[in-house]
């Protein structure tokens, strides 16, 4: 500050105070309690009230006693209060009338479905007023109107882990109480009431109109506005009144805050405003009663923080602005920038009038400036905009999902650029839609989540055919209601639009009334037989109990007969056995079990059910001219039956065999495999209630194409050996295949549906936490039913398809594969290369095969990329320095390992200079995971793919597969495939035979000629003429194709044999060599993108390193000797190279070499004697006359230079090594072995490579057993493909939940105290129920 108002009462000049009447139960505020008749709606009240307001009818008569204010005197700190006195009324009191009301008593009328109502009539008792007149009151009666009390019907949240509740409970008879009904309340009696159509109990929650959303059905919500409840600190009771059980009324009790004089007071914002705290959040202590309502009042008016206004907040919705034009410059991929010249003034600032209670906004008019006004969010997909540039480098960071970021990020973070919205734009929350993902409209349930293990059966659902009847549900017509706002459209007012107003319409999706219709549901009644069901027959059957009887095998025992093992295993052992096994053979006795028949054979509801008979019980099928007549189907709860294991309890116990004991096995082996063995498998009596209890397919009833078997009944026909017999066909009713429409994500499924419908039931709603916890029931236990959440997580599963892989399977092939056979190599000694270690550096690169004598890489210097010093170089541009003399040059000294390279000096020179910032040149600097060429491998592989066709919804298939065959997806045949492409082959080159051709530098039979040798016989040089046979060389041709013959096979392709032939089934060895993999290798050959370096990571010289040396590995060479070493002697090649080159011959040296020196740019000359061989000696098994390492010493080459660190010779030393564990690698024929030669590289160095040619074997002609490769099938959780992929434990960090000493609060139950109020009993005291 908020409730006051009237008054002809009193008092006072009024202000005011005080009496009295109304009024204060209304407006305003909140949403705590309420699951309820609170609230909607439609009824009832024959069980009730209702001031002021309306109509209408009568009335307002006589009388009286107080009392507040005042005013004395007092109490108290206050609050407030006591006493004495005075006084009015429309306050208060008696009295009458009248009408009312209530008791009684008495019959009639009326209303109505029903009187307990209404009228009448008599007694008794109870009520009223303001003075004269008006006016506005007042009374009293009816009635009405508003408002309210009480009842009923429907309706609208979750939990069954809440199933039973209830004792005033439920009725009744009489009372008490109310304005009125009622167990509301009390007294007696009775034992009832309510719940699976959720009683009770817990949780939530004010309820509706209506709002979001949504095509709708629905689904969330219940701010404003309205309608209704409820509440006012927390709770109890009351009075006054027509209306409260009232919070701006009162009393009390709690708990708070205030005042106090401590004695006793006061208060109650969930009213507008502030203010505090709480919080992620929310305004001004404003103006006025002008408006529109509310209280009073005859008015006039008072008064209202109801209400109209203003302030403040982008919190919504709307409606608008942030400018327009033009020419020029400048720049551009594009996007712009910058200057000029006009335009216009919405808004903005300013005058001025209207405007308003008072401003304010607005409104007209004017003036001035382009002037006062643009940001957020994205630009990978989804999704509109970047394949722009700089950073970043799995860092920072982004990111609702998917994913981006490990050095070329269209995705982080700037730049630019460009998209969408726009005074916004995003972020977070919450809700609807998207989602047919809770599915009434509108899903599923073999395999994705989902059919209860099977059967009875209750209560419900849902039901066959004909006739009537009723009309409950249905329909139809009408007639009230379903507030107003909200919605829709139409029209109208604000300049327009939000907003506003008017009309109609809808909305509430629903209540009742009344008439009507009767097909269908339903209900009664009649009545039929097809669904069910009953009887009758004959037949099938491992159906169920109970008895009894039977077999063979096993195991003990006994008696006989034999004798050394016997059982077990991949192999072995534990184990049995001389006290005689195991074999054999005769009996006893046991206790399980029930071969063959036997069969996708049968019966049963399902679990299940097999020797044979009997008793006794059951269901099914088929058949039937028999009877009932819908009896019928599902079936929530409920109930019975339910393999195996397990549980009690008493029997039994051959075999078999958890647990347990031994023997193997292995790393281990609490297994697998052996030998023993207990509890149980067995029986009888309970009990568990669960299995992948599976057709992973609920029961029932109808309908939709067939074929093919099988069990059974019927019934027909042929045949018959006459047999209960074979055949064959029809109808039924089981049980299997295959298949058509259909159908399914395929797979499949397909009359026994998972096909097309009808009825019931169960049951799913992503995947872990989990079938767990917690509660409950069940259970002797074990353990069953029922069954969640916190948290976590992008999937988790279905089917199918392509590869990939497998210690699946099946075919086929390979000397980087086994098998046979021959030689190594792993040991020893050196060479060479890698690791590793070491260093100032030992450069760098390659690591399964596919790295490791590899980068042709044998590195003194160089090379060279490494290390240690030392010098050198900047095209061009720009600033700066320079004729006051740049570069550049040099004599001497110093520094240095040297050295005008640098310092000091001093001379020469005559135009540039690297001081500074770019910007190059050059980089064996980095990336081979940016690349390009190239090469290695898979691959000595037989594969890889196109067109059209055709299958599948789809990846995809088919062709490319089967059979036979091949070195081959080589070829034949089949076949939904037909052809074609690359590879394979065919081609080429080389060799094997043979023919032509051509003969110099080749060759020389034959002819001749020179010259040497000679044993006199010849012989030797191709040197010469001369030939061109041969043999070589080079060219170009022939020749082989399974062509001929036999055999097999399909009359095929081919195979295997043979014959002729130089050579035979690809002759033989190469070349070439697909689609693609390997992010295989190489930026270090070259190229080359990005990055870095830039006076250095260029570049040049000296030197040193790539050569190191406990140790490992990889490739050689040379050995361990006698098939051999040594010595002398002697024979036969081929490939190739050569002028800074090969070097012939001659000399010298002991050789390595040296000094001459002739020829060849070479079929000419020469490197060039080939060695193994072959012929003799010797050596005698010995670390040797094997082996050669290491070392010393003396020589030689090459090269500026052999110290680190070359190679060769001579002497001299004389090491390891006597054949090589474990493991392993090459070879199928002129191949291994072995044995020399050229070349390459090169100034020298070859133990490497790459090629030559000499000698010249064994073995198999097979197999997939290792290792792999190819096809075809097959599983599959794998798809960076088995070096996947995953489970479990421990370890480290983090989250959620449990446990924990324990503490805090909340709400609930018991036990006890207290306790306003209430109740009851006693007493007191009253005129009263107080």
């Nucleotide at each position: 500050g908020c409730a006051g108002u009237a008054u002809u009462c009193u008092a006072g000049u009024a202000a005011u105070a005080g009496a009295u009447g109304c009024g204060a139960a209304a407006g305003g505020c909140u949403c705590a309690g309420u699951a309820a008749c609170a609230c909607g709606u439609c009824g009832c009240u024959a069980a009730u009230c209702u001031g002021c307001c309306c109509u209408a009818a009568g009335g307002u008569c006589a009388g009286g006693a107080a009392u507040a204010a005042c005013u004395a005197c007092g109490g108290g700190a206050a609050a407030c209060u006591g006493u004495g006195g005075c006084u009015a009324a429309u306050a208060c009191c008696u009295g009458a009338u009248a009408a009312g009301g209530a008791a009684c008593a008495a019959a009639u009328a009326c209303u109505g479905g029903a009187a307990u109502g209404u009228a009448u009539u008599g007694u008794u008792c109870u009520c009223u007023a303001a003075a004269c007149u008006c006016g506005a009151g007042c009374c009293u009666u009816a009635g009405g109107a508003u408002g309210a009390g009480g009842u009923g019907g429907c309706g609208g949240c979750c939990g069954a882990u809440u199933a039973g509740g209830u004792u005033g409970u439920u009725g009744g008879c009489g009372g008490u109480g109310u304005a009125a009904u009622g167990g509301a309340c009390c007294a007696c009696c009775a034992a009832g009431c309510c719940g699976a159509a959720g009683a009770u109990c817990g949780g939530u929650a004010c309820g509706g109109g209506u709002c979001a959303u949504g095509a709708g059905a629905g689904u969330g919500a219940g701010a404003g506005c309205c309608c209704g409840g409820a509440g006012a600190c927390g709770g109890a009771a009351u009075c006054u009144g027509a209306g409260a059980c009232a919070a701006g009324a009162u009393u009390c009790c709690g708990g708070g805050c205030c005042c106090u004089a401590c004695g006793g007071g006061g208060c109650g914002c969930a009213g507008c405003a502030g203010g505090c705290g709480c919080g992620a959040a929310a305004c001004c202590u404003u103006u006025a009663c002008a408006c529109u309502g509310c209280a009073c009042g005859c008015c006039a008016g008072u008064g209202c923080g109801a209400u109209a206004a203003g302030g403040g907040g982008a919190c919504u919705c709307c409606a608008a602005g942030u400018g327009c034009g033009a020419g020029g410059g400048c720049a551009u991929a594009u996007c712009g920038u910058c200057c000029u010249c006009g335009c216009u003034u919405u808004u903005c600032g300013c005058u001025a009038c209207c405007g308003u209670a008072a401003g304010g906004a607005g409104g007209u008019a004017g003036c001035a400036g382009a002037a006062u006004a643009a940001g957020a969010g994205c630009u990978g997909g989804g999704c509109a905009a970047g394949a722009c540039c700089g950073g970043u480098g799995c860092c920072a960071g982004c990111c609702g999902c998917c994913g981006c970021g490990g050095u070329a990020a269209u995705a982080c973070c700037g730049g630019c650029a460009g998209c969408u919205c726009a005074a916004g734009u995003g972020a977070u929350g919450a809700c609807c839609g998207c989602u047919a993902u809770u599915a009434u409209u509108g899903g599923g349930c073999c395999u994705a989540a989902a059919g209860c293990g099977u059967c009875c059966g209750u209560a419900g659902c849902c039901g066959g055919c004909c006739a009537c009847a009723c009309a409950a549900g249905u329909c139809u017509a009408u007639c009230g209601g379903g507030a107003a706002a909200u919605c829709u459209c139409c029209c109208c007012g604000c300049u327009u639009a939000a907003c506003g107003g008017g009309g109609a319409g809808g909305c509430g999706u629903c209540c009742g009334g009344u008439g009507g219709a009767a097909a269908c549901u339903g209900u009664g009644u009649g009545g039929c037989u097809u669904g069910g069901g009953a009887c009758c027959g004959g037949g099938a059957g491992a159906c169920c109990a109970g008895a009894g009887g039977g077999g063979u095998a096993c195991g003990u025992c006994c008696g006989g007969g034999g004798u050394a093992g016997g059982a077990g295993u991949g192999a072995a052992a534990u184990c049995c056995u001389g006290u005689a096994a195991u074999c054999c053979u005769g009996g006893a006795c046991g206790g399980a079990c029930c071969a063959c028949c036997g069969g996708u054979g049968g019966c049963g509801a399902a679990a299940g059910c097999g020797c044979c008979u009997c008793u006794g019980g059951a269901g099914a099928a088929c058949g039937g001219a028999u009877c009932c007549g819908a009896c019928g189907g599902u079936g929530a709860g409920g109930g019975a039956c339910g393999a195996a294991a397990g549980c009690u309890c008493g029997g039994g116990u051959c075999a078999c065999g958890a647990a347990c004991c031994g023997g193997a096995u292995u790393a281990g082996a609490u297994a697998c495999c052996c030998g023993g063995g207990u509890a149980g498998u067995c029986c009888g009596a309970g009990c568990c209630g669960u299995a992948a209890a599976c057709g992973a397919u609920g029961u029932c009833u109808g309908c939709u194409a067939g074929g093919u078997g099988u069990g059974u009944c019927a019934c027909a026909g042929g045949c018959u050996a006459c047999g209960a017999g074979c055949c064959u066909g029809u109808g039924g009713u089981g049980u299997g295949c295959c298949g058509u429409a259909g159908g399914g994500a395929a797979g499949c499924c397909g009359a026994g549906a998972a096909g097309c419908a009808g009825a019931c039931c169960g049951c799913c709603u992503g995947g872990g936490a989990a079938g767990u916890a917690c509660g409950u029931c069940c259970g002797c236990a074990a353990g069953g039913a029922u069954g969640a959440a916190a948290c976590u997580u992008a999937a988790a599963g279905g089917a199918a398809u392509u590869g990939g892989c497998g210690g699946g399977g099946g075919a086929g092939c390979a000397c980087u594969a086994c098998a046979a056979c021959c030689g190594g190599a792993g040991g020893a000694g050196c060479c060479u290369g890698c690791g590793g270690u070491u260093u100032a550096a030992u450069u760098g690169g390659a690591u399964u095969c596919a790295a490791c004598g590899c980068c042709g890489g044998a590195a003194a210097u160089c090379u060279c990329a490494c290390c240690g010093g030392g010098g050198g170089c900047g095209a061009c541009a720009g600033c700066a320095a320079u004729a006051u003399g740049a570069a550049g040059g040099u004599c001497a000294g110093g520094c240095u390992g040297a050295a005008g390279a640098c310092c000091u000096u001093a001379c020469c020179g005559g135009a540039u200079u690297a001081g500074c910032u770019g910007a190059g040149a050059g980089g064996u600097g980095g990336u081979g995971c940016a690349u390009g060429g190239c090469c290695g491998u898979c691959g000595u592989c037989a594969g890889u793919u196109c067109g059209u066709a055709c299958u599948g919804u789809g990846a995809a298939g088919c062709a490319u597969c089967c059979u036979g065959u091949u070195a081959a997806g080589u070829c034949a045949g089949g076949c939904a495939a037909c052809g074609a492409g690359c590879g394979a082959g065919a081609c080429c080159c080389a060799c094997g035979u043979c023919c032509a051709c051509a003969g110099u530098u080749g060759c020389c039979a034959g002819c001749a000629u020179a010259c040497c040798c000679u044993c006199c016989g010849g012989g030797g040089u191709g040197a010469u003429g001369g030939g061109u046979a041969c043999a070589c060389u080079g060219u170009g041709g022939a020749g082989a194709c399974c062509g001929c013959c036999g055999c097999u096979g399909c009359u095929a392709a081919a195979g295997c044999g043979g014959a002729g032939g130089a050579a035979g089934g690809a002759a033989u060895g190469g070349g070439c060599a697909a689609c693609g993999g390997u992010a295989g290798g190489u930026c270090a050959g070259u190229a080359u993108g990005c990055c870095c370096c830039g006076a250095a990571u260029c570049u040049c010289c000296c030197g040193g390193g790539c050569u190191a040396c406990a140790c490992g590995c990889g490739g050689g060479c040379u050995a361990c000797a006698a098939u051999g070493g040594u010595u002398g002697g002697u024979a036969c090649a081929a490939u190739g190279g050569g002028c800074a080159u090969c070097u012939a011959c001659c000399c010298c040296g002991a050789a390595a070499g040296g000094g001459g020196a002739a020829g060849g740019a070479a079929a000419u000359c020469u490197c060039u004697u080939a060695a193994a061989g072959c012929c003799a000696a010797u050596c005698g098994u010995a670390g040797u006359u094997c082996g050669g390492a290491u070392u010393g010493a003396g020589g030689g080459c090459u090269g500026c230079a052999a110290c680190u660190c070359g190679c060769c010779c001579u002497c001299a030393u004389g090491a390891a090594g006597c054949u090589g564990g474990a493991a392993u690698c090459c070879g199928u024929a002129g191949u291994a072995a072995u044995c020399g030669c050229g070349u390459u590289u090169c100034a020298a160095c070859a133990g490497a490579a790459c090629g030559c040619g000499g000698u010249g074997a064994a073995u198999a002609c097979g197999u997939c057993c290792c290792u792999g490769c190819u096809c075809c099938u097959u599983g599959c959780a794998c798809a960076c493909a088995c070096c996947g992929c995953c489970c479990g434990u421990c370890a480290a960090a983090c989250c959620a939940c449990c446990c924990g000493a324990g503490u805090a609060g909340g709400g609930u139950c018991u036990g006890g105290a207290u306790g306003a109020g209430g109740g009851u009993g006693u007493g007191u005291u009253u005129a009263c129920u107080u």
The prediction has a mean pLDDT of 81. A computed fold for a 1330-nucleotide RNA from an uncultured archaeon, annotated as small-subunit ribosomal RNA. It matches the Rfam family "Archaeal small subunit ribosomal RNA". RNAcentral holds the sequence, with entries from ENA and SILVA.